[in-house]
Molecule: Bacterial RNase P class A
Organism: Treponema sp.
RNA sequence: GGCGAUGAAUUGGAUACCGCGGCAAGGAUUAUUCCUUGCUGAGGAAAGUCCGGGCUCCGCUGGGCAUGGCGCCGGGUAACUCCCGGGCAGAAUAUUUUCCGUAAGGAAAAUAUUCUGACAGAUAGCGCAACAGAAAGAAAACCGCCUGCCGUAAGGUAGGUAAGGGCGAAAGGGUGGUGUAAGAGACCACCGCAUUUUCAGCAAUGAAAAUGGCACGGCAAGCCUCGCCAGGAGCAAAGUCAAGCAGCGGCAUUGAAGGCCCAAACUCAGCCGCGGGUAGACUGCUAGACAGUUUUGGCAACAAAACUGCAAGAUAGAUGGUAUCCAUCCCAUAGAAUUUCUGUGGGAUACAGAACCCGGCUUAUAAUUCAUCGCUUUUU
Numbered sequence: 001g002g003c004g005a006u007g008a009a010u011u012g013g014a015u016a017c018c019g020c021g022g023c024a025a026g027g028a029u030u031a032u033u034c035c036u037u038g039c040u041g042a043g044g045a046a047a048g049u050c051c052g053g054g055c056u057c058c059g060c061u062g063g064g065c066a067u068g069g070c071g072c073c074g075g076g077u078a079a080c081u082c083c084c085g086g087g088c089a090g091a092a093u094a095u096u097u098u099c100c101g102u103a104a105g106g107a108a109a110a111u112a113u114u115c116u117g118a119c120a121g122a123u124a125g126c127g128c129a130a131c132a133g134a135a136a137g138a139a140a141a142c143c144g145c146c147u148g149c150c151g152u153a154a155g156g157u158a159g160g161u162a163a164g165g166g167c168g169a170a171a172g173g174g175u176g177g178u179g180u181a182a183g184a185g186a187c188c189a190c191c192g193c194a195u196u197u198u199c200a201g202c203a204a205u206g207a208a209a210a211u212g213g214c215a216c217g218g219c220a221a222g223c224c225u226c227g228c229c230a231g232g233a234g235c236a237a238a239g240u241c242a243a244g245c246a247g248c249g250g251c252a253u254u255g256a257a258g259g260c261c262c263a264a265a266c267u268c269a270g271c272c273g274c275g276g277g278u279a280g281a282c283u284g285c286u287a288g289a290c291a292g293u294u295u296u297g298g299c300a301a302c303a304a305a306a307c308u309g310c311a312a313g314a315u316a317g318a319u320g321g322u323a324u325c326c327a328u329c330c331c332a333u334a335g336a337a338u339u340u341c342u343g344u345g346g347g348a349u350a351c352a353g354a355a356c357c358c359g360g361c362u363u364a365u366a367a368u369u370c371a372u373c374g375c376u377u378u379u380u
Base pairs, nucleotide, nucleotide: 001376002375003374004373005372006371007370008369009368010367012326013325014324015323016322017321018320020041021040022039023038024037025036026035027034028033043351047362048361050360051359052358053357054356055234056233057232058231059266061263062262063261064260065259067230068229069228070227071226072086073085074084075083076082087119088117089116090115091114092113093112094111095110096109097108098107099106100105120225121224125223126222127219128218142165143164144161145160146159147158148157149156150155173191174190175189176188177187178186192214193212194211195210196209197208198207199206200205238283239282240281241280247274248273249272250271251270254269255268256267290309291308292307293306294305295304296303297302327349328348329347330346331345332344333343334342335341336340
């Protein structure tokens, strides 16, 4: 210097003129309202509405059902299905080592970087795996291999077998050997698995040793079991003022947590159906689990302290329009230079607009910049 991966940041700028919303001050106007000045005015996702909350209401308390969510360990947080750190499992890339083998090759392990995980339980029970295949789980013998008998032979028949082959997403642990008629954990070594003990760790787990031939598998993002959590509805919540009224019928073992049921003692008077009338203004509405900087603690997420700051609040819905210049990128061209620079001309500048607020996740996205890591080229 190049390629790749991961994680972050910015989200164009300036000037002039005109036009909008909010707040404050001043002036004019009987009021309505108008004018002047100053400050300020759409995002990293405002999006999706997928999670969690703040807040508001349902008169109050307790219990249960249903329904729904989460699921390795430890920490963070107001909380979470989120975030950080760790464990285990898997994948990709690179390097190294061990065992078997004449070799070809086969099997296994370790380290580093990055990524993924809907990561509790499979003899508590039920269920599923089409087709193919001999056989899909207390499941097997199609081809094949071996032995006996019959047969001139091809072949037939009886028994043994699960190493080789086939089918399949998946087929009675794996590799190598001993052994056998041929095979097979039948036996052996190593790996794997189970149990026990010791050590390390808060823990999930890891390592070592001993014993044991040990296997009736997979799916629970199928029902289910276990553990933990959850009342419901939602700013069109809710509250104040104004306007405007017409009733009729039913319930009383009635109604009062916006799923259902039960209980107790109160408190209030309500609930359902049919039908007529009125509906404007204000609050909620932005000072916060807030933002920025520094210090301390922590691997980190984050926490604490100090100082500084106030930065939209619309309501048919403001935050804009025009012009010029600059910035970044691309193309062409000319010159100088030789990884580039300068001039000229042309083109492009993404995704996209608050509506009560906040913390996450997911999705869309042009251009530029930064950091870390891996590989590679050149120079010293």